[in-house]
RNA sequence: CUUAUAAAGAAAGACCGAGGGAUGGGCCCAUUGACGUCUUGGCAACCACUUCCGAAAGGGGCAGGUGCCAAAUCCCACUAAGCACAUAACUAAAUUAUGUGCUUAGAAAGAUAAG
Numbered sequence: 001c002u003u004a005u006a007a008a009g010a011a012a013g014a015c016c017g018a019g020g021g022a023u024g025g026g027c028c029c030a031u032u033g034a035c036g037u038c039u040u041g042g043c044a045a046c047c048a049c050u051u052c053c054g055a056a057a058g059g060g061g062c063a064g065g066u067g068c069c070a071a072a073u074c075c076c077a078c079u080a081a082g083c084a085c086a087u088a089a090c091u092a093a094a095u096u097a098u099g100u101g102c103u104u105a106g107a108a109a110g111a112u113a114a115g
Stems, first nucleotide, its partner, number of pairs: 001115005011040005019029003023077004041069003046065002049061002052059002073109001078106012
C1' cells in the first nucleotide's frame, strides 16, 4: 500500500504500582490495585493443514502461525439524505439559508488477518 472483517464469543492466579480505554470531546475502568508482564485456562476461525461432503461455488473437520478474552472499534468526529425544532429573509403562507437534535447510508481514522 491492497483486500477482508467487526452489535457474537471468551478469566483465574502471581508480580508491579498509577494511570488506562490510539487522537480530541464525552462517558467509563482504576489503590476493593486498573494498565502492563508472566503462568494457566478459554474464545474465535483470518492463514496453514485436511485420505470429509460437493461437478463447482461452497460447506465440514482440525487447532500448527497469528489474533482476542470491560463497555458496538465504548459513543461521537467528515459527507449526504430524511424528519423535527429554532433563527433570518418575506405583510403572510409557501420557499430559501443557517444552526441544533434524531434516524439511515457512506467515508475517514484506528485495530486484526492475509498478501

Predicted 3D model of a 115-nucleotide RNA (SAM riboswitch aptamer (S box leader)) from uncultured Gracilimonas sp. The prediction has a mean pLDDT of 84. Lineage of the source: Bacteria > Pseudomonadati > Balneolota > Balneolia > Gracilimonas. The sequence is in RNAcentral, with records from MGnify. Its Rfam family is "SAM riboswitch aptamer (S box leader)". Rfam links the family to the GO term regulation of gene expression.